[in-house]
């Protein structure tokens, strides 16, 4: 460097609920606990989610300047150490 246990010490926190902020997506706190060995942190890889505002329209729509890193790759940084 890699690797990841029935260790040991901590540690995060999905569905759901209440708040709150936001057009929305989804964010922030409290609770809750399905998971997690990076589920820390990066959105200018690829994916996917909104569509105010702007295009467009008869209507059905299009777009990210908004998100999401617990969807996959990737980039840094890290605790702990059985067995290969």
């Nucleotide at each position: 460097g890699a690797c990841g246990a029935u260790a040991a010490a901590g540690g995060c926190a999905a569905a759901c609920u209440u708040g709150u902020c936001g057009a929305a997506a989804g964010g922030c706190a409290a609770g809750g606990a399905c998971g997690c060995a990076a589920a820390g942190c990066c959105a200018a890889g690829g994916g996917u989610c909104u569509a105010a505002a702007g295009c467009a329209u008869a209507u059905c729509g299009c777009u990210a300047u908004g998100g999401c890193a617990g969807c996959c790759a990737g980039g840094c940084u890290a605790c702990c150490g059985a067995a290969a």
About this RNA:
The RNA shown here (c-di-GMP-I-GGC riboswitch aptamer) has 84 nucleotides and comes from Firmicutes bacterium UBA5435.